[in-house]
């Protein structure tokens, strides 16, 4: 350094239900386990989600409709730090 079979000690914690932010994705707690060798951190590039707010349709108000991330995802993907046991070099 690779690598993740077989152990050992563990640890995250999907759907969902309950409460709370939040305009929405979505997040927190709590409870609950699909599944995970990094399902432990980072929004760096990419993909996807949302449209408060900004442009537009529009002269004027509401509505709607399309565009657009200053938002969100890391249990999409790749990168970047760090990390237990083991083998094998």
């Nucleotide at each position: 350094a690779u690598c993740a079979a077989c152990a050992a000690a563990g640890g995250c914690a999907a759907a969902c239900c309950u409460c709370g932010a939040g305009a929405a994705a979505u997040c927190g707690a709590g409870g609950g386990a699909c599944g995970c060798a990094a399902a432990g951190c980072c929004a760096u590039g990419g993909g996807u989600c949302u449209a408060c707010g900004g442009c537009c349709g529009u002269g004027a108000a509401u509505c709607c409709g399309g565009c657009u991330a200053g938002g969100a995802u890391c249990g999409c993907c790749a990168g970047g730090c760090u990390g237990c046991u083991g083998a094998u070099c």
Molecule: c-di-GMP-I-GGC riboswitch aptamer
Organism: Alicyclobacillus sp.